[in-house]
């Protein structure tokens, strides 16, 4: 840069002590203890296994472990951030379609 995915999951635990939710704006979490870090869980994506399907091979598919690797573990990727649509006289609100910017993985 390139594909793919983001509505499911996941702690009354230990340390330590003021900030955190990427960025603006908005609305939240936080001394009943945020962040971080450590144990612990969780199951997406790769890898390993195991089962069954497809198939002459080579492969592919679907289900399941949780072995390795990474990642997750408030609140839909907290919401909105540009477009369009539907709605209205007109703005607004609200719904939905897409994009952008993010975040993971794999190349």
């Nucleotide at each position: 840069c390139u594909u793919a995915u983001c509505a499911a999951g996941a702690g009354u635990g230990g340390u330590u002590g003021a900030g955190g939710g990427a960025c603006g704006g908005g609305c939240c979490c936080g001394a009943u203890g945020a962040c971080a870090c450590c144990c612990g869980g969780c199951a997406g994506c790769c890898u390993a296994c195991c089962a069954g399907g497809u198939u002459c091979c080579c492969a592919c598919c679907u289900g399941g472990u949780g072995u390795g690797g990474u990642g997750c573990u408030a609140a839909c990727u907290c919401c909105c951030g540009c477009g369009g649509a539907a709605g209205a006289a007109c703005c607004a609100a609200u719904u939905c379609c897409g994009g952008u910017a993010g975040a993971u993985a794999a190349g």